This is a predicted structure of a 73-nucleotide RNA (transfer RNA) from a Spirochaetota bacterium.
It matches the Rfam family "tRNA".
Its mean pLDDT, the model's own confidence on a scale to 100, is 82.
It was read from a public genome assembly.

RNA sequence: GGGGCUGUAGCUCAGAUGGGAGAGCGCUAGAAUCGCACUCUAGAGGUCGUGGGUUCGAAUCCCAUCAGCUCCA
Numbered sequence: 001g002g003g004g005c006u007g008u009a010g011c012u013c014a015g016a017u018g019g020g021a022g023a024g025c026g027c028u029a030g031a032a033u034c035g036c037a038c039u040c041u042a043g044a045g046g047u048c049g050u051g052g053g054u055u056c057g058a059a060u061c062c063c064a065u066c067a068g069c070u071c072c073a
Stems, first nucleotide, its partner, number of pairs: 001072007010025004019056001027043005049065005
C1' cells in the first nucleotide's frame, strides 16, 4: 500500500427482504423478608463509530473516513 471481517444501552450481543431500536446481565425504585441474597413488578439509560448521498422513509442500500482484528505484499 491492497483485500476481508467487526463497530447498536454501562457489559455481552440480536435486529431475513428499508417503515415499532430490542434481549440477557448490570443500574434505580417498589413488593416480598426481621434483614441480605434469590424472586416478582415498574422505570431510567442509545446522535445505531463519524461525515455525506439515495429514498416519502436508512442500524439496514451507496460513497468516503476513523478505530480494532485478520490476510496478502